[in-house]
RNA sequence: UGAGACCGAGCACCGUCGCCGGGCAGGAGCGGGGGAACCACUUCCCCGGUCGACCGGACCCCGUCCGGACGACCUCGGGGUGAAGCCACGCAAGUGGCCGGGCUCCUCGGCCCGAACCCGACAGCUAACUCCGCAGGCGCGUGGAGGAAACCU
Numbered sequence: 001u002g003a004g005a006c007c008g009a010g011c012a013c014c015g016u017c018g019c020c021g022g023g024c025a026g027g028a029g030c031g032g033g034g035g036a037a038c039c040a041c042u043u044c045c046c047c048g049g050u051c052g053a054c055c056g057g058a059c060c061c062c063g064u065c066c067g068g069a070c071g072a073c074c075u076c077g078g079g080g081u082g083a084a085g086c087c088a089c090g091c092a093a094g095u096g097g098c099c100g101g102g103c104u105c106c107u108c109g110g111c112c113c114g115a116a117c118c119c120g121a122c123a124g125c126u127a128a129c130u131c132c133g134c135a136g137g138c139g140c141g142u143g144g145a146g147g148a149a150a151c152c153u
Base pairs, nucleotide, nucleotide: 001136006027007026010024011023013022014021015020029134030133031132032131033130034129039124048074049073050072051071052070054068055067056066057065058064059063077122078119079118080117081116085098086097087096088095089094099114100113101112102111103110104109
């Protein structure tokens, strides 16, 4: 910075002579998703692709095509977490602007960031209800250990 505080008396775990410490289960609070009514959306069309076996129909009939429901997989549709979006130029990489986020001396100003991942054709809001996450990455200070390079002998 961030939701990522805290407790942990429980344990067939680890360390310790022991005290105790660590880890885990659990709690807790924090954060997020799904999910009625009302409201909103809708302006006309149909609801992506591949594979599998099943059902129905057609035909040039043991094969092909079309449709249906089921299952699996995929993602230039759509959606989610997040500040991480929009516009213009560019084949692209990228550049610029607007806007969003962080730090700071926080007024001014300055310095940075605008990623990544997830769901899997599908989700507006949403009480009850239900599911999930509780990390990671940095900075400052102190101490210690080790490596490498150059030069000289």
Description
The RNA shown here (c-di-AMP riboswitch aptamer (ydaO/yuaA leader)) has 153 nucleotides and comes from Nocardioides aequoreus. The source organism's lineage runs through Bacteria, Actinomycetota, Propionibacteriales, Nocardioidaceae and Nocardioides. The coordinates come from a structure-prediction model, not an experiment, and the mean pLDDT is 80. It was read from a public genome assembly, where an Rfam model found it. Rfam family: c-di-AMP riboswitch aptamer (ydaO/yuaA leader). Rfam 15.1 lists 7,607 matches to the family in 2,262 species. Of the family's consensus pairs, 95% are formed in the model.